[in-house]
């Protein structure tokens, strides 16, 4: 300078002037009002309620190790594998000697294995009979690499890597290192079924508790229960459903003090955890959070809260800090 890697910050600011929603008042006023993702609703919880959720089957998620957390598919830390010249980055990372699919084209052969072409012997030859060293096909071919032996070949033997099984040291452990020993077990593929392991009652603020107002019941089915099914439990003259009729469409509470933010110390590689200390920071209910004007500096991207937190995934302006490779000068 270029080209990249992890990360972290911000989210137009300050004035005026008219507005909307909360809230406090001494009625003069004061004082709050969208995010980093408020989004998708993909997970995990908190609250809430259902006759308390007991057992099997079924159904789903997830699946190296330690840890962290209310919990988790989240997050830290490692281990292996694979990418990347490196800084660093991926991963659904248990099981393929229970089973069962599946594996295009090409090719002999896609797995109960097979033998196109060569290569050895035999024969005059067609051809038998040995072989898998070469060669050829494919994403994929029954371990590599040398060397011995062989008619040729071959884990047929041997060295030395994988590999299996097993011993010893390291480690919390995933694993890793060194030995033994077995000639090799006999393709892939479980985000294919499956198998084994863990975990899950269900529905969700339109949850759900109360006030106040109003009215008018019939009539048919089923016994009911907010688990996919099967027992189990529970309640039972209510209850459920469907029709056709009547009234109501109003309020309050939940609801924002919370697994909360700020700072600072301590402890820990970190995630996080505890200790002080100060701090209240939107609550609507047809939905408030705008509009205009002036300065800054210029027109700010994506984009709007609906019970509430913790993550993850997707959109998106800018800014800054650190390492990497490269090329060039000192």
């Nucleotide at each position: 300078a270029a080209g990249g890697u992890g990360c972290u910050c911000c989210a137009u600011g300050c004035a005026g002037u008219c507005g909307c929603c909360g809230c406090c008042u001494u009625c003069g006023g004061g004082g709050g009002g969208a995010g980093g993702a408020a989004a998708g609703u993909c997970c995990g919880g908190g609250c809430u309620c259902c006759g308390c959720a007991g057992a099997a089957c079924a159904u789903g998620a997830c699946g190296c190790c330690g840890g962290g957390u209310a919990a988790c598919a989240c997050c830290c830390g490692g281990c292996a594998g694979c990418c990347g010249u490196a800084a660093g980055g991926c991963u659904a990372g248990a099981g393929a000697a229970a089973g069962u699919g599946c594996c295009a084209c090409a090719g002999a052969a896609a797995a109960u294995a097979u033998a196109c072409c060569g290569c050895c012997u035999a024969g005059g030859a067609a051809u038998a009979g040995g072989u898998a060293a070469g060669g050829g096909u494919g994403a994929a071919a029954u371990g590599g690499u040398g060397g011995g032996g062989u008619a040729a070949g071959a884990g047929c033997c041997c060295a030395c890597c994988g590999c299996g099984u097993u011993g010893c040291u390291g480690g919390u452990a995933a694993c890793a290192g060194c030995g033994a020993u077995g000639g090799c077990a006999g393709g892939g593929u479980a985000a294919a079924c499956c198998u084994c392991g863990u975990c899950a009652g269900g529905a969700g603020c339109a949850a759900g508790a109360c006030c106040a107002a109003g009215c008018a019941g019939c009539a048919a089915a089923g016994g009911g229960g907010u688990u996919g099914u099967u027992c189990g439990c529970c309640c039972a003259u209510a209850c459920u459903u469907u029709g056709c009729g009547g009234g109501u469409g109003g309020g309050u509470c939940g609801c924002u003090u919370g697994a909360g933010c700020u700072u600072u110390u301590u402890g820990g590689u970190a995630a996080c955890a505890a200790a002080a200390a100060g701090c209240c920071u939107a609550g609507a209910u047809a939905g408030a959070u705008g509009a205009c004007u002036g300065c800054a500096u210029a027109a700010a991207a994506c984009a709007g809260a609906a019970c509430c937190c913790g993550g993850c995934u997707u959109a998106u302006g800018g800014a800054g800090c650190a390492c990497c490779u490269u090329a060039u000068u000192u």